[in-house]
RNA sequence: UUGAAUAAUGGGCAAACCUGCCGAAAGACAGGGACGCAAAGCUAUGGGUCUAAAGUCGCGCUGCGGCCAGGAUUGCCAAGCCGUCGUG
Numbered sequence: 001u002u003g004a005a006u007a008a009u010g011g012g013c014a015a016a017c018c019u020g021c022c023g024a025a026a027g028a029c030a031g032g033g034a035c036g037c038a039a040a041g042c043u044a045u046g047g048g049u050c051u052a053a054a055g056u057c058g059c060g061c062u063g064c065g066g067c068c069a070g071g072a073u074u075g076c077c078a079a080g081c082c083g084u085c086g087u088g
Base pairs, nucleotide, nucleotide: 005087012037013036017032018031019030020029022027035075041081042080043079045078046077047076048073049072050071055067056066057065058064059063
């Protein structure tokens, strides 16, 4: 340096749910709270999933319905970057 494995200690993050707040929504943020997590650290690059405001199309048109991501998710998977403690 590379590959594989792993007991313990200390520390870290924080799902659901509740409150506040932003948003059309999905969802984000802050506080509380812990289901879990060794990358649950970072990046929407590829795939997946969620939403459908604007736009567009249709209709029986104060409206309703379809399509659509440049919105969202890294705690869905992959990829890239970076990385804590100690043992062998």
Molecule: c-di-GMP-I riboswitch aptamer